[in-house]
Molecule: c-di-AMP riboswitch aptamer (ydaO/yuaA leader)
Organism: Nocardioides szechwanensis
RNA sequence: AGUUCUGGGUCGCCUUCGGGGGCGUCCCGGGAGCCGGGGAACCAACUCACCUGGGGUGAAUCCCUCGCAAGGCGCCGCGCAAGCGGCGAGGAGCGAAGGUAGGGCUAAGUCGUGCCCGAACCCGUCAGCUCACCCGGUAGGCGUACGACACGCAAGG
Numbered sequence: 001a002g003u004u005c006u007g008g009g010u011c012g013c014c015u016u017c018g019g020g021g022g023c024g025u026c027c028c029g030g031g032a033g034c035c036g037g038g039g040a041a042c043c044a045a046c047u048c049a050c051c052u053g054g055g056g057u058g059a060a061u062c063c064c065u066c067g068c069a070a071g072g073c074g075c076c077g078c079g080c081a082a083g084c085g086g087c088g089a090g091g092a093g094c095g096a097a098g099g100u101a102g103g104g105c106u107a108a109g110u111c112g113u114g115c116c117c118g119a120a121c122c123c124g125u126c127a128g129c130u131c132a133c134c135c136g137g138u139a140g141g142c143g144u145a146c147g148a149c150a151c152g153c154a155a156g157g
Base pairs, nucleotide, nucleotide: 003032004031005030006029007028008027009026011024012023013022014021015020033138034137035136036135037134038133043128053126054123055122056121057120062099063098065096066095067094068093073088074087075086076085077084078083102117103116104115105114109149110148111147112146113145
């Protein structure tokens, strides 16, 4: 983004004397429009240390407090050794609560008030930008407050 056109197969229903036609379910395709990703030159970046892989869709980022906490690190004790135990700092991550960048609620804008969201998933060690070129998506679910201004449309004169 979340629309639209169309081919084939299958099953069911309607119609026809039949041929055929129409509608719908499911499956496999093609195209248009729209959306997302990869991908030159040029540009950017490419330095050191610590920590740490990095990246994508999306509004969904970041911060504080509390609890739990892996692996590893330091110190001490025991042990011939393997190893065991204790303490300490820090800590990926998990949970609770609060806030926050940002986002939504009128047929399309602005202001105000009010009410909400502030997730989840994907790639798999790999990707800056990017012409040509290549790849993918176009599902599902839910919602549709108020006032003012502006804009637009319609009707009437």